A computed fold for a 316-nucleotide part of an RNA from Acutalibacter sp. 1XD8-33, annotated as large-subunit ribosomal RNA, domain IV. The coordinates come from a structure-prediction model, not an experiment, and the mean pLDDT is 89. The source organism's lineage runs through Bacteria, Bacillati, Bacillota, Eubacteriales and Acutalibacter. The sequence was found in a public genome assembly.
Context: one part of a larger RNA
């Protein structure tokens, strides 16, 4: 110098990307215990106080009374707390070996196929799974508890439906026509007609795949524009929510909080480029989950000392 375990004056997060990493709390009994809630919770919520010995009384639980330490759950084991917001409902699951999450699953919800030799999957096949089951069942798809909800487009792509009509293959058909022969005949080609799914065409489905406008005017201060006009669309984004895990301008603008805040909470709305089962938006109660703030404690620091082992260095 270095590790690894302690110690520390006064200040207490001033350190830092961030209180990381250290401390702080911890047991038991007693009081007390808020918003909010899905009435179960939240909740050990916060926050308080007691704890040892010894004599008496007392079945006992206890109660009085002494007594001693700085300290009585006398040493070990043995919760830090509380506000707000984001995401995810939750308990679970994953990248053996840089990622544990807001990714995945989930319960409930919704399409959609399946009438049984089911669909659906494995196998050239036989069989098997599906299931020794029968639509309250079983595959696939998608959302993902609960609660309020889920708006408009079927113009394109899909898929489902349709005794017409056009378009169509092989195969049917055999007018004709060619080669050849003295001919019979053989051999080529071959119109019309008939012809099936597809596809074309006609609906119809968006919790199918998707998609959801633009210009100009316009009110008796000014601004805006309930109004109106014009052009294109299938249809022009509804209810909610909105600088957002979405916001480029942008540290947007006002409040809150701090002396002082690019983050944070709370509004606004001018949504670059939210939006409704690729769900919207709330939400109690969970999270080794993210993000802001406080109390409390603290060598994280100001600022750095020391202690004890160990390493490093030397000599044998």
């Nucleotide at each position: 110098g270095g590790g690894u375990a302690g110690u520390u004056a006064a200040g207490g997060a001033a350190c830092u990307c961030g209180g990381c990493a250290a401390g702080u709390u911890g047991a038991u009994c007693c009081c007390g215990u808020a918003a909010c809630u899905u009435c179960g919770g939240a909740a050990g919520a916060a926050g308080g106080g007691a704890u040892g010995c010894c004599a008496c009384a007392g079945a006992g639980a206890u109660g009085u009374g002494g007594c001693c330490g700085c300290a009585g759950a006398g040493a070990a084991u043995a919760g830090g707390c509380c506000c707000a917001g984001g995401c995810g409902a939750c308990u679970g699951u994953u990248u053996a070996g840089c990622a544990a999450a807001a990714a995945c699953a989930c319960a409930g919800c919704u399409c959609u196929c399946u009438g049984c030799u089911a669909a659906a999957u494995c196998g050239a096949a036989a069989g098997a799974u599906g299931a020794a089951g029968u639509a309250u069942a079983g595959g696939g798809g998608g959302u993902g508890a609960c609660a309020c909800c889920u708006g408009c487009c079927c113009g394109g792509u899909g898929c489902u439906g349709g005794a017409a009509g056009g378009u169509u293959a092989a195969g049917a058909g055999g007018a004709g026509a060619u080669g050849u022969g003295a001919g019979a005949g053989c051999a080529u080609u071959g119109a019309a007609u008939u012809g099936a799914a597809g596809c074309c065409c006609c609906a119809g489905u968006a919790a199918a795949c998707g998609g959801c406008g633009g210009c100009c005017g316009u009110a008796a201060c000014u601004a805006u524009a309930a109004c109106g006009g014009u052009c294109c669309u299938a249809a022009g984004g509804u209810a909610g929510c909105g600088a957002a895990a979405u916001u480029c301008c942008u540290u947007g603008u006002c409040g809150g909080g701090u002396a002082a805040g690019u983050u944070c909470c709370g509004a606004c709305c001018c949504g670059c480029a939210c939006g409704a089962a690729u769900g919207g938006u709330g939400u109690a109660a969970c999270g080794a989950u993210c993000u802001g703030g406080g109390c409390a404690c603290u060598g994280u620091c100001u600022c750095a000392a020391u202690u004890a082992c160990c390493c490093g260095c030397c000599c044998g």